[in-house]
Predicted 3D model of a 75-nucleotide RNA (transfer RNA) from a Phycisphaerales bacterium.
It was read from a public genome assembly.
The organism belongs to Phycisphaerales, within Bacteria.
Its Rfam family is "tRNA". Rfam classes the family as a transfer RNA.
RNA sequence: GCCGCUGUAGCUCAGUGGUAGAGCGCACCCUUGGUAAGGGUGAGGUCGAGAGUUCAAAUCUCUCUAGCGGCUCCA
Numbered sequence: 001g002c003c004g005c006u007g008u009a010g011c012u013c014a015g016u017g018g019u020a021g022a023g024c025g026c027a028c029c030c031u032u033g034g035u036a037a038g039g040g041u042g043a044g045g046u047c048g049a050g051a052g053u054u055c056a057a058a059u060c061u062c063u064c065u066a067g068c069g070g071c072u073c074c075a
Base pairs, nucleotide, nucleotide: 001071002070003069004068005067006066007065010024011023012022013021018055026042027041028040029039030038048064049063050062051061052060
């Protein structure tokens, strides 16, 4: 330099054009003599950045960016 994959909640991830979600974690409550476990409720999101297409984009297209992998060239 070229190609491919990945970037979504604190962590690990799902979500193939129509209300952004799950598990774990966190806060509170129930339960207990008190914990753990269990149950319930809740908080937590510029969906990597920008642009385009569309009535509508996390999702499609382009550019950029970070990480990972492969290939090639030079030394």